The prediction has a mean pLDDT of 81. Small-subunit ribosomal RNA, 3' minor domain from an Armatimonadota bacterium, 147 nucleotides, folded computationally.
[in-house]
Context: one part of a larger RNA
RNA sequence: CACCGCCCGUCAAGUCACGAAAGCUGGCUCUACCCGAAGUCGACGGGCUAACCCGCAAGGGAGGCAGUCGCCGAAGGUAGUGCCAGUGAUUGGGACUAAGUCGUAACAAGGUAGCCGUAUCGGAAGGUGCGGCUGGAUCACCUCCUU
Numbered sequence: 001c002a003c004c005g006c007c008c009g010u011c012a013a014g015u016c017a018c019g020a021a022a023g024c025u026g027g028c029u030c031u032a033c034c035c036g037a038a039g040u041c042g043a044c045g046g047g048c049u050a051a052c053c054c055g056c057a058a059g060g061g062a063g064g065c066a067g068u069c070g071c072c073g074a075a076g077g078u079a080g081u082g083c084c085a086g087u088g089a090u091u092g093g094g095a096c097u098a099a100g101u102c103g104u105a106a107c108a109a110g111g112u113a114g115c116c117g118u119a120u121c122g123g124a125a126g127g128u129g130c131g132g133c134u135g136g137a138u139c140a141c142c143u144c145c146u147u
Stems, first nucleotide, its partner, number of pairs: 003110001005107001008103002011100001013097004018092003023087006030080005039072001041070004047065003052061003113134009
């Protein structure tokens, strides 16, 4: 404090965290293709070349170098797959808040007893139907206990 009580839900306001969400951004992975540095290797090597070989010499041969091509190849590019992160109009309920709006469901037989399950309906608490429970008041009866 003690019915001028207590208390339920919708709605409105604010704060907080969370969920969903078309899309956007970024990272990673994988696949296919394009391009392809350095470099190794391979092929060619007409240009260059002191040592080795032949030659008196000129020159030639062997070897080597430049160069060209090819395989591999980092980075990069295009398209797509998968994963992760951020963001995201909007949306969903939740928690809390002084107090606000609508009603009054529950607590007394709470003014239709209440509650549980289920179906359905309704601004909301909730209503109705069916089944169940007594943790229902009152009245009557039965059994037991105490005085």
About this RNA:
Taxonomically the source falls in Armatimonadota (Bacteria, Bacillati). It matches the Rfam family "Bacterial small subunit ribosomal RNA". Gene Ontology terms of the family: structural constituent of ribosome and ribosome. It was read from a public genome assembly.